[in-house]
c-di-AMP riboswitch aptamer (ydaO/yuaA leader) from a Chloroflexota bacterium, 141 nucleotides, folded computationally.
Model confidence (mean pLDDT): 77 of 100.
RNA sequence: CUCCACAGAUCGCCGAAUCUCCGCGGUGGAGGCGGAGAGCGGGGGACCCAUUCUGCCGGGGUGAACGGUCCGAAGGCAUCGGACCCAGGGUACUCAGGCCCGAACCCGUCAGCUAACCUCGCAGGCUAACUGAGGUUCGCG
Repeated sequence: CUCCACAGAUCGCCGAAUCUCCGCGGUGGAGGCGGAGAGCGGGGGACCCAUUCUGCCGGGGUGAACGGUCCGAAGGCAUCGGACCCAGGGUACUCAGGCCCGAACCCGUCAGCUAACCUCGCAGGCUAACUGAGGUUCGCG
């Protein structure tokens, strides 16, 4: 000097998933448990509107994660696995380039929209933290 691996406070990122207060205890603090509020996010739920028929497939919800082609399991649907593409999404505000994701889970035969109203959640995970340009805000001089 270069390359690889591990760790890494802090600043941050994905996501709704944050903040404050009260109670429990020999005393104080932290953690934990329980509760309340604010804030953020989701579901159910009228009039009106929407909802053509038939066959197959029950139907629905959170989420960016919706779909297509090909191959295989096995041979039609369905299902599972793999490859490629893609709607869409992330990378601190925008653009360009680069990189990455394009999953998973839940309800249980049931739900269109929907004011009042009812109700639920506030988890989990990640990077040595991309480059350039243009902005915005704050601090210091």